Context: one part of a larger RNA
RNA sequence: CGCAGGAUAUUUGAGGGGAUCUGUCCUUAGUACGAGAGGACCGGGAUGGACAGACCUAUGGUGUACCAGUUGUCCCGCCAGGGGCAGUGCUGGGUAGCUAUGUCUGGAAGGGAUAAACGCUGAAAGCAUCUAAGUGUGAAGCCCACCCCAAGAUGAGAUAUCCCCCUCCGCAAGGAGGCUGAAGGCCCCUCGUAGACUACGAGGUUGAUAGGCCAGAUGUGUAAGUCCCGUAAGGGAUUUAGCUGACUGGUACUAAUAGGCCGUGCGG
Numbered sequence: 001c002g003c004a005g006g007a008u009a010u011u012u013g014a015g016g017g018g019a020u021c022u023g024u025c026c027u028u029a030g031u032a033c034g035a036g037a038g039g040a041c042c043g044g045g046a047u048g049g050a051c052a053g054a055c056c057u058a059u060g061g062u063g064u065a066c067c068a069g070u071u072g073u074c075c076c077g078c079c080a081g082g083g084g085c086a087g088u089g090c091u092g093g094g095u096a097g098c099u100a101u102g103u104c105u106g107g108a109a110g111g112g113a114u115a116a117a118c119g120c121u122g123a124a125a126g127c128a129u130c131u132a133a134g135u136g137u138g139a140a141g142c143c144c145a146c147c148c149c150a151a152g153a154u155g156a157g158a159u160a161u162c163c164c165c166c167u168c169c170g171c172a173a174g175g176a177g178g179c180u181g182a183a184g185g186c187c188c189c190u191c192g193u194a195g196a197c198u199a200c201g202a203g204g205u206u207g208a209u210a211g212g213c214c215a216g217a218u219g220u221g222u223a224a225g226u227c228c229c230g231u232a233a234g235g236g237a238u239u240u241a242g243c244u245g246a247c248u249g250g251u252a253c254u255a256a257u258a259g260g261c262c263g264u265g266c267g268g
Base pairs, nucleotide, nucleotide: 001152005163006162007161008160009159010158011157015149016148017147018146021049022048023047024046025045026044027043033038051106052105053104054103055102059100060099061098062097066093067092068091069090070089071086072085073084074083075082076081110144111143112142117137118136119135120134164267165178166177167176168175169174179265184262185261186260187259188204189203190202191201192200209255210254211253212251213250214249215248216247219243220242225238226237227236228235229234
């Protein structure tokens, strides 16, 4: 820009893409078959490999904004308690998120038309013949079916809902004047389940969108101070303490204020 008014939401699916793998074991059954050795078709069940998708409950990894321990040194006047630097100084753990080696799921089943092949009926050609007329069975392959995209499918689809004026001229299309600026959208702002930007999504006071605060969860592992024991290093009590990023819930304290713009007026 188009989709012959504008808008919001939900869709149909022309068409396109993806996937399509396979082992072993049990059973049928030591049956059919076979002198024996051996040993099935068909059918039923279980469990794997590789591959793919999703996810983080559990198992682990990471987790330089969490907690603790600890070395050297400098600083906060000193003690105590802390801070800086040394690869996050080093070490032990670890929330969210991300993640695989982890978890779950998938290739199934089914239908249609067929290939090779196997048939039925059957002439030409009194026989025979699956074929010439007619008709059936038949593949991991083809078309559906499964998953994803999809109406720029210009053949531009469908459904639901929402919105939009008076006067004059004109046959109409349209023009002029006045009024109006809808539904809806955007700008702007707070953000994240989204993300390079954009887009997408959640919100903007009729508000829990983010921060703060409160409560909880989680992690760490028992803070500081004081008291007691010990000459002291240290130990114990207060104390399953103190602290706690991203998690959960609540709460308008702070910031989403105020506002501006686009879009018209029933549609050839």
This is a predicted structure of a 268-nucleotide part of an RNA (large-subunit ribosomal RNA, domain VI) from a candidate division FCPU426 bacterium. The prediction has a mean pLDDT of 90.